Model confidence (mean pLDDT): 87 of 100. A computed fold for a 72-nucleotide RNA from a soil metagenome, annotated as c-di-GMP-I riboswitch aptamer. The RNAcentral record of the sequence draws on MGnify.
RNA sequence: GAUAACGGCAAACCCGUCGUGAGGCGGGGACGCAAAGCCAGGGAACUCUUGCCAGUUAGCCCGGCUACCGAA
Numbered sequence: 001g002a003u004a005a006c007g008g009c010a011a012a013c014c015c016g017u018c019g020u021g022a023g024g025c026g027g028g029g030a031c032g033c034a035a036a037g038c039c040a041g042g043g044a045a046c047u048c049u050u051g052c053c054a055g056u057u058a059g060c061c062c063g064g065c066u067a068c069c070g071a072a
Stems, first nucleotide, its partner, number of pairs: 001069001008033002013028006031059001037065003041062003044057004048051001
């Protein structure tokens, strides 16, 4: 970060499955994404059995690490 190239990922929803739950995993499916790759460090939101340091969300924001291409 482009009227580019090779590609990549996969929202909602559906099916199966795990979890008290937020939600996770697999398959289908594409709303979108230049890091929508990885990390729960700081916020924020959410969950519950409310915990000394509980848990979830990285596709909420910030931050960190890594990666393809190479026009302006």